[in-house]
A computed fold for a 72-nucleotide RNA from a Clostridia bacterium, annotated as transfer RNA.
Model confidence (mean pLDDT): 82 of 100.
The sequence was found in a public genome assembly.
Rfam family: tRNA. Rfam describes the family as follows. Transfer RNA (tRNA) molecules are approximately 80 nucleotides in length. Rfam links the family to the GO term triplet codon-amino acid adaptor activity.
RNA sequence: GCUUACAUAGCUCAAUGGUAGAGCAUUCGGCUGUUAAUCGAAGGGUUGUAGGUUCGAGUCCUAUUGUGAGCG
Repeated sequence: GCUUACAUAGCUCAAUGGUAGAGCAUUCGGCUGUUAAUCGAAGGGUUGUAGGUUCGAGUCCUAUUGUGAGCG
């Protein structure tokens, strides 16, 4: 330099173009002699960035940034 994959909550990951969710973690509560375990609830997101297509984009297209892999 070329090709390709990935980027979504604090972490690990989902999500047929139609209201962005789960597990763990955090906070609060139930359960009990207490802790742990367990059960319930709550908070937490400019979906890397900038544009385009569309009535509607995490998803499709273009550019760009970062990371990994392959080739040279």